This is a predicted structure of a 72-nucleotide RNA (transfer RNA) from a Candidatus Nomurabacteria bacterium. It matches the Rfam family "tRNA". By type it is a transfer RNA. It was read from a public genome assembly.

C1' cells in the first nucleotide's frame, strides 16, 4: 500500500427497507425464606462516525475511524 470480513446493552448473539431495536448473562430493587442459595416479579441499558438513496435504514452506497484476516 490493495483486497476481504465484521463493528448493536456492562458480556454473549438477534433483527429480510416498515414495530416501541429483542433474549439470554450481568447489574439494581422488592417477594419468598431464620440468613443465603434456588426460584418469581420489576427495572436499568445499546445501533462506531459523518455524508448520500428512500416516504421510511441496524440493514443498501460513499468516506473516514477500529479490530481480524489475506496478499505485497
Nucleotide at each position: 500500500g490493495c483486497c476481504u470480513u465484521c463493528g448493536u446493552a456492562g458480556u454473549u448473539c438477534a433483527a429480510u427497507g416498515g414495530a416501541u431495536a429483542g433474549a439470554a448473562c450481568g447489574a439494581g430493587g422488592g417477594a419468598c425464606u431464620u440468613c443465603u442459595a434456588a426460584u418469581c416479579c420489576c427495572u436499568u441499558a445499546a445501533u462506531g462516525u459523518a455524508g448520500g438513496u428512500u416516504c421510511g435504514a441496524u440493514u443498501c452506497c460513499u468516506a473516514c475511524c477500529g479490530a481480524a484476516g489475506g496478499c505485497a